[in-house]
RNA sequence: GCGCGAUUAGCUCAGUUGGUAGAGCAGAUCAUUUACACUGAUAAGGUCGGGGGUUCGAGUCCCUCAUCGCGCA
Numbered sequence: 001g002c003g004c005g006a007u008u009a010g011c012u013c014a015g016u017u018g019g020u021a022g023a024g025c026a027g028a029u030c031a032u033u034u035a036c037a038c039u040g041a042u043a044a045g046g047u048c049g050g051g052g053g054u055u056c057g058a059g060u061c062c063c064u065c066a067u068c069g070c071g072c073a
Stems, first nucleotide, its partner, number of pairs: 001072007010025004019056001028042004049065005
């Protein structure tokens, strides 16, 4: 330099044909306990890596940039 893949909650990951973004774990609060842990309940937590385009509508399609991984030279 070229090709392929990845980037979504604090972490690990889903997300169907483009139609109002989810789970588990962690953390918070409450219940339980003398207390801690375990367990149960509740609520919170998101510019979907940055920018642009297409569309009535984009996590999803297109372009570009960045970072990481793999392969080729």
Overview
A computed fold for a 73-nucleotide RNA from a Candidatus Parcubacteria bacterium, annotated as transfer RNA. Its mean pLDDT, the model's own confidence on a scale to 100, is 82. Rfam family: tRNA.